Context: one part of a larger RNA
RNA sequence: UUGGGCGUAAAGCGCGUGUAGGUAGCUAAUUAAGUCGGAUGUGAAAGCCCUGGGCUCAACCCAGGAAGUGCAUUCGAAACUGGCUGGCUAGAAGAUGGUAGAGGAAGGUGGAAUUCCAAGUGUAGAGGUGAAAUUCGUAGAUAUUUGGAGGAAUACCGGCGGCGAAGGCGGCCUUCUGGGCCAUUCUUGACACUGAGACGCGAAAGCGUGGGGAGCAAACAGGAUUAGAUACCCUGGUAGUCCACGCUGUAAACGAUGGGUACUAGAUGUUGCAGGAAUUGACCCCUGCAGUGUCGACGCAAACGCAUUAAGUACCCCGCCUGGGAAGUACGGCCGCAAGGUUAAAACUC
Numbered sequence: 001u002u003g004g005g006c007g008u009a010a011a012g013c014g015c016g017u018g019u020a021g022g023u024a025g026c027u028a029a030u031u032a033a034g035u036c037g038g039a040u041g042u043g044a045a046a047g048c049c050c051u052g053g054g055c056u057c058a059a060c061c062c063a064g065g066a067a068g069u070g071c072a073u074u075c076g077a078a079a080c081u082g083g084c085u086g087g088c089u090a091g092a093a094g095a096u097g098g099u100a101g102a103g104g105a106a107g108g109u110g111g112a113a114u115u116c117c118a119a120g121u122g123u124a125g126a127g128g129u130g131a132a133a134u135u136c137g138u139a140g141a142u143a144u145u146u147g148g149a150g151g152a153a154u155a156c157c158g159g160c161g162g163c164g165a166a167g168g169c170g171g172c173c174u175u176c177u178g179g180g181c182c183a184u185u186c187u188u189g190a191c192a193c194u195g196a197g198a199c200g201c202g203a204a205a206g207c208g209u210g211g212g213g214a215g216c217a218a219a220c221a222g223g224a225u226u227a228g229a230u231a232c233c234c235u236g237g238u239a240g241u242c243c244a245c246g247c248u249g250u251a252a253a254c255g256a257u258g259g260g261u262a263c264u265a266g267a268u269g270u271u272g273c274a275g276g277a278a279u280u281g282a283c284c285c286c287u288g289c290a291g292u293g294u295c296g297a298c299g300c301a302a303a304c305g306c307a308u309u310a311a312g313u314a315c316c317c318c319g320c321c322u323g324g325g326a327a328g329u330a331c332g333g334c335c336g337c338a339a340g341g342u343u344a345a346a347a348c349u350c
Base pairs, nucleotide, nucleotide: 004321005320006319007304008303012318014201015200016199017198021194022193023192025088026087027086028085030083031082033081034080035077036076037075038074039073040072041071042070049065050064051063052062053061054060091191092188093187094186095184096183097182098181099180103177104176105175106174107173108172109171110154115149116148117147118146119145120144121143125136126135162169163168206247207246208245209244210243211242215241216240220236221235222234223233258317259316260315261314262313263312266295267294268293269292270291271290272289273288274287275286276285299306300305323350324349325348332343333342334341335340
């Protein structure tokens, strides 16, 4: 390579936008590149296969025939694929009218709490633990009341709730802004799917410059514990955590499950929208679409389990795997300020 695979055994890129490429709805006509058929030429000899013959047979040898999947030219076929032309509306997109939402960005603003500062009341403890001590406190702490400062996070509502491609998103208000869903069936008329490269986004930690700093807290210091205790516990505490701009580009970035389309029993919650019936009306009830859960038939699976949100049945496209270790390492390339990231072996060994 062929083949087989990728939830947990090796294997789905962290996620998107999209170029090339691959693939692609219904219908009519045309073309004849692919495809199919015929003819002609070629396809050396030997060999293989068939028939006959020669060595006493055979191997071996001789003669004739066939075959030679291929290539070229030419004549045809037109179902399928492709090309071209016209049409259609079931895919896709748009329009119109609704609608839910912690989707994103910027600005403003509220209350609770912690800490600190000032003042009042008040007096000997407070704090902390398994027990203690370090620590704070007669220079008046802890407790309590009032006022002020500042930073960070938004109790309840809150939910197998919602939104977002993923990362992720939660007080309230305003402005700007992305996407979804439902209904009408009005418009375009295949405009679609996937997507190597490429480009963008991407938790936390970390880095650069400048701010900010309440609480928490790597490092660090002290107190305990212990045989020791570079820990777990306690008292402190700096980076950091926050903001602006720039970088980094990784995570058990997980549903450990790539995207799209179609098909294949149901039951029961819940969210959004619409319709029906009912009603004064909201509920309740029935139906449809879109999401999100649980259980479960067929089927699948090594089992666990999955099961219309498939890991079932199929098709299209991309990524990835190929015994363990050495190793996601070395070397080289590219990227980065660095930390490092990415691409990615071999010797050797079992």